[in-house]
RNA sequence: GAAUGAGAAAGGCAAACCGGGUGAAAGCCCGGGACGCAAAGCCGCCAAUCUAAGGGGAAACCUAGGAUAGUGGGGCUACCAAG
Numbered sequence: 001g002a003a004u005g006a007g008a009a010a011g012g013c014a015a016a017c018c019g020g021g022u023g024a025a026a027g028c029c030c031g032g033g034a035c036g037c038a039a040a041g042c043c044g045c046c047a048a049u050c051u052a053a054g055g056g057g058a059a060a061c062c063u064a065g066g067a068u069a070g071u072g073g074g075g076c077u078a079c080c081a082a083g
Stems, first nucleotide, its partner, number of pairs: 004081002012037002017032006035070001041076003045073003048068003054063003
């Protein structure tokens, strides 16, 4: 340095749910709370998924410029070190 990841140490994050806020919604933010996580740190680039205000449509419905990084891939960065 690369790979790998211990019933290791130090620390970190925080699902569901609840309260408050925000948003048309999906969702997001703050507080509580821990299901889990070795990148559950960061990036919507590819795929996937969610929503459909606005737009289209007679209607059904379609549509992302809105979301999800804790769906997969990819990119960037990082703590520790038993074998």
Molecule: c-di-GMP-I riboswitch aptamer
Organism: Gammaproteobacteria bacterium